[in-house]
RNA sequence: UUCGCAUCUAGAGGGGUGGAGGGACAUGGCCCUACGAAGCCCCGGCAACCAUCCGCUACGCGGAACGGUGCCAAUUCCAUCAGGUCCGCCAAGGAGGGCCUGGGAGAUGUGGC
Numbered sequence: 001u002u003c004g005c006a007u008c009u010a011g012a013g014g015g016g017u018g019g020a021g022g023g024a025c026a027u028g029g030c031c032c033u034a035c036g037a038a039g040c041c042c043c044g045g046c047a048a049c050c051a052u053c054c055g056c057u058a059c060g061c062g063g064a065a066c067g068g069u070g071c072c073a074a075u076u077c078c079a080u081c082a083g084g085u086c087c088g089c090c091a092a093g094g095a096g097g098g099c100c101u102g103g104g105a106g107a108u109g110u111g112g113c
Stems, first nucleotide, its partner, number of pairs: 002112007013043005021032003026080004044072003049068002052064005076105001081102007089094001
């Protein structure tokens, strides 16, 4: 890099440095940010994918949390593609909005090539 699988409305922030951006990409929206963005470092925490350990009614379930990752504003911030459903508007041609399901894209883990 690519392919498969699982998960993605829960949870968890302080300090130092830095100095204007950030929320993956594009468009639109919305939001965070000089009461200090991104990045980097330290400490802390969350979680339980992998590994490990323990228990059980054991192809599984539950618990622990010293290791390997990950994560710590907002649903993956929201929409975008398709379908369903509801709502009011209309100059009757349509345009708009809410909700639900699925897809796509992405993120993280794990396994394969």

The RNA shown here (SAM riboswitch aptamer (S box leader)) has 113 nucleotides and comes from an Actinomycetota bacterium. The organism belongs to Actinomycetota, within Bacteria. It was read from a public genome assembly, where an Rfam model found it.